[in-house]
RNA sequence: AUAGAAAAAGCCAAACCCAUUGGAAGGUGGGGACGGAAAGCCACGGGGCUUAAAAGUCAGCCGGGUUGCCUGGU
Numbered sequence: 001a002u003a004g005a006a007a008a009a010g011c012c013a014a015a016c017c018c019a020u021u022g023g024a025a026g027g028u029g030g031g032g033a034c035g036g037a038a039a040g041c042c043a044c045g046g047g048g049c050u051u052a053a054a055a056g057u058c059a060g061c062c063g064g065g066u067u068g069c070c071u072g073g074u
Stems, first nucleotide, its partner, number of pairs: 001074001002072003011036002016031006034060001040066003044063003047058004
């Protein structure tokens, strides 16, 4: 550099419930596990959501950027 079949050390945590915060989408904390090999981070492109608008929000929608664990073969 490349791949994720098997395994292992750890990691994250959907739905739902409770609390809290916000006008809302949504965020945060606790419980909980459907899943995940970047389900770590960044709204850069597309897209979704809230909104009368302004403006927000989603990284577990898809790309892109960036950093990184384990294992296999070369």
The RNA shown here (c-di-GMP-I-GGC riboswitch aptamer) has 74 nucleotides and comes from a Pseudomonadota bacterium. The sequence was found by an Rfam model in a public genome assembly. Model confidence (mean pLDDT): 85 of 100.